This is a predicted structure of a 73-nucleotide RNA (transfer RNA) from a Bacteroidales bacterium. It matches the Rfam family "tRNA". Rfam's curators write: Transfer RNA (tRNA) molecules are approximately 80 nucleotides in length. NCBI's taxonomy places the organism under Bacteria, Pseudomonadati, Bacteroidota, Bacteroidia, Bacteroidales.
RNA sequence: GCCUCGUUAGCUCAAGUGGCAGAGCACAUAUCUCGUAAGUAUGAGGUUGGUGGUUCGAUUCCACCACGAGGCU
Numbered sequence: 001g002c003c004u005c006g007u008u009a010g011c012u013c014a015a016g017u018g019g020c021a022g023a024g025c026a027c028a029u030a031u032c033u034c035g036u037a038a039g040u041a042u043g044a045g046g047u048u049g050g051u052g053g054u055u056c057g058a059u060u061c062c063a064c065c066a067c068g069a070g071g072c073u
Stems, first nucleotide, its partner, number of pairs: 001072007010025004019056001027043005049065005
């Protein structure tokens, strides 16, 4: 230098053929307990890596850039 894959909540990951961004764990509050943990109920938490493009509409399609993993030279 080139090729492939990946980047979404604090962590691990979903999101069918473009149409309301979700789950588990973790966290907060309440309940339960003499107390803690576990359990139960409720809740908060997101510029979907960045900048543009296509589109009525982009996590999704396209280009470039950044970062990570692997491969080739």